Record summary
Predicted 3D model of a 593-nucleotide part of an RNA (large-subunit ribosomal RNA, domain I) from uncultured Thermasporomyces sp.
Context: one part of a larger RNA
RNA sequence: GGCACUCGGUGGAUGCCUUGGCACCAGAAGCCGAUGAAGGACGUAGGAGCCUGCGAUAAUCCCUGGGGAGUUGGCAACCGAGCUUUGAUCCGGGGGUUUCCGAAUGGGGAAACCCGGCUGGGGUAAUGCCCAGUCACCGGCGCCUGAACACAUAGGGCGUUCGGAGGGAACGCGGGGAAGUGAAACAUCUCAGUACCCGCAGGAAGAGAAAACAAUAGUGAUUCCGUUAGUAGUGGCGAGCGAAAGCGGAUGAGGCUAAACCGCGUAGGUGUGAUAGCUGGCAGGUGUUGCCUGCGUGGGGUUGUGGGACCAUCUGGUCGGAGCUGCUGAUCCGGCAGAGAGUUAUAAACCGUCAUGGAAGUCGAAGGGUCUGGAAAGGCCUGGCGUAGUGGGUGAUACCCCCGUAGACGUAAGAUGGCGGCUCUUUGAUGUGUUCCCAAGUAGCACGGGACUCGAGAAAUCCCGUGUGAAUCUGGCGGGACCACCCGCUAAGCCUAAAUACUCUCUGGUGACCGAUAGUGAACCAGUACCGUGAGGGAAAGGUGAAAAGUACCCCGGGAGGGGAGUGAAAUAGUCCCUGAAACCGUGUGCCU
Numbered sequence: 001g002g003c004a005c006u007c008g009g010u011g012g013a014u015g016c017c018u019u020g021g022c023a024c025c026a027g028a029a030g031c032c033g034a035u036g037a038a039g040g041a042c043g044u045a046g047g048a049g050c051c052u053g054c055g056a057u058a059a060u061c062c063c064u065g066g067g068g069a070g071u072u073g074g075c076a077a078c079c080g081a082g083c084u085u086u087g088a089u090c091c092g093g094g095g096g097u098u099u100c101c102g103a104a105u106g107g108g109g110a111a112a113c114c115c116g117g118c119u120g121g122g123g124u125a126a127u128g129c130c131c132a133g134u135c136a137c138c139g140g141c142g143c144c145u146g147a148a149c150a151c152a153u154a155g156g157g158c159g160u161u162c163g164g165a166g167g168g169a170a171c172g173c174g175g176g177g178a179a180g181u182g183a184a185a186c187a188u189c190u191c192a193g194u195a196c197c198c199g200c201a202g203g204a205a206g207a208g209a210a211a212a213c214a215a216u217a218g219u220g221a222u223u224c225c226g227u228u229a230g231u232a233g234u235g236g237c238g239a240g241c242g243a244a245a246g247c248g249g250a251u252g253a254g255g256c257u258a259a260a261c262c263g264c265g266u267a268g269g270u271g272u273g274a275u276a277g278c279u280g281g282c283a284g285g286u287g288u289u290g291c292c293u294g295c296g297u298g299g300g301g302u303u304g305u306g307g308g309a310c311c312a313u314c315u316g317g318u319c320g321g322a323g324c325u326g327c328u329g330a331u332c333c334g335g336c337a338g339a340g341a342g343u344u345a346u347a348a349a350c351c352g353u354c355a356u357g358g359a360a361g362u363c364g365a366a367g368g369g370u371c372u373g374g375a376a377a378g379g380c381c382u383g384g385c386g387u388a389g390u391g392g393g394u395g396a397u398a399c400c401c402c403c404g405u406a407g408a409c410g411u412a413a414g415a416u417g418g419c420g421g422c423u424c425u426u427u428g429a430u431g432u433g434u435u436c437c438c439a440a441g442u443a444g445c446a447c448g449g450g451a452c453u454c455g456a457g458a459a460a461u462c463c464c465g466u467g468u469g470a471a472u473c474u475g476g477c478g479g480g481a482c483c484a485c486c487c488g489c490u491a492a493g494c495c496u497a498a499a500u501a502c503u504c505u506c507u508g509g510u511g512a513c514c515g516a517u518a519g520u521g522a523a524c525c526a527g528u529a530c531c532g533u534g535a536g537g538g539a540a541a542g543g544u545g546a547a548a549a550g551u552a553c554c555c556c557g558g559g560a561g562g563g564g565a566g567u568g569a570a571a572u573a574g575u576c577c578c579u580g581a582a583a584c585c586g587u588g589u590g591c592c593u
Stems, first nucleotide, its partner, number of pairs: 001592005007586003015578001016543002020514002022511007029503002031167002039101003042055003046079002049075003061095006070083003106115003116135007137164003140160006171202001172200005182189001186236001212219002223250005233241002254495003257439001261299010274288001276289001277286002280328005304473001306438004311431004317336006338426005350421007361409003367382005383400002385389001391403003444468008454480001475490005530537002550577001553564004
């Protein structure tokens, strides 16, 4: 020096564990903010630091409900001083306070700082100073004022318990919009209207009551799922892309305007021989009331077997009232009755009652002995409960020890549903005639683009840009160029629940999900330490024991550390602490050189 074995050191694998994660299900909730949010800074306890809570009323104040013996949050003890059956601490509900920054909003600013005006109050001899309130901008509405330019408008000012601003995980709609890639290269194409950026909204959004589909038969708003179907198509007919009708389901809901016509108000124009106008009729009466146009408003009206207006005819419970006057007549208004409807669209609010459910919470069955052991929940013996033998804890494995569980009970506010109050609506039918209306810079067309399965193609349909530019039911649009016939529908206004998407968040639950190099980056004071000018990047780090019983005392040592003693079942469980592999480093013994 090597090899083998032994005993150690080092190291932290493995096993076991789980406070933490991951995925999903069900229910809830789906916004917060100028009444100052989200997020922070700084403070705040008798005693230093950090976390948590809170805000100069500062681990809190008040009211109220629950609860019932301890308690002054955690790391985390110790000391001190308190509170509490006159009910504390604690757990719900409501209220108060809530520094400074931050949309940040009196002005400024290098966030958490600096400097002001006004009103009121405090203080001082006076100034400085202190306290409370208020003072940003934009939009809407109202009022005042008011140019060029007469009216006006722009502009300016004031008021306003009207609103906005900022934040938020995904889902939604809209405006913009790539490239890596694929095509085995690449340009049309694809990736993909994806990623990303911007705007806006809601608890969902969007869509939505046929100018739809279909095909000789019919369906009857929209949305979502399955199928149709990788079909029909499209495509350097390459790579690829890729429907719809129909059928089966989920859900289920339909409404309101514009116009014609009538009335009222207002503004402008125009009008006479009052021979214009005002009532349905007659008789009177009136005196610009007339006519046209614009605007506002009430009635009317809402459809595709076309509908409506106007007109005509018929019909329509009762009472009261109105018109320039009298009589008369359904012309109008109101009440009652009848009928119908209603709070998410179709108008809109509230109250009562009942039920369900609802914060903290309450009740909740049944076991002993013995053996082993440090410890019984284990073994053995012998019982019990069960609408409860899900689960967790307790010194090993507990239905009957504890918390619970099944089951039963409980309340405020708010919620949901039923009923009632309440509120709203209310002639209808037929008809032809003729007159009128039925959404305009729209539809269509030309050119240039985009969306559809559709890449310009035979290219319909839908949507934009530029230009041009109709018709009103004997009107228009569509049925994939176009024409005819036939069929379907009625554009150019608006609203609309549900079925659907998602989960920052709350509650409960589940797992052939992970178990500390795994599972979130983060089981631990982690978006921390640390790195970077910055945008940004981004860790490592769990386990004594049942219980600290965490080794009094003695000895060596300056200490660190150790040897005794003691605790404990165990100390080779001593806080570098469960188990404690290997590499690596040694001790001892044997063998070889």

Taxonomically the source falls in Thermasporomyces (Bacteria, Actinomycetota, Propionibacteriales, Nocardioidaceae). The RNAcentral record of the full RNA draws on MGnify. The prediction has a mean pLDDT of 81. Its Rfam family is "Bacterial large subunit ribosomal RNA". For this family Rfam cites "Crystal structure of the ribosome at 5.5 A resolution" (Yusupov et al., Science, 2001).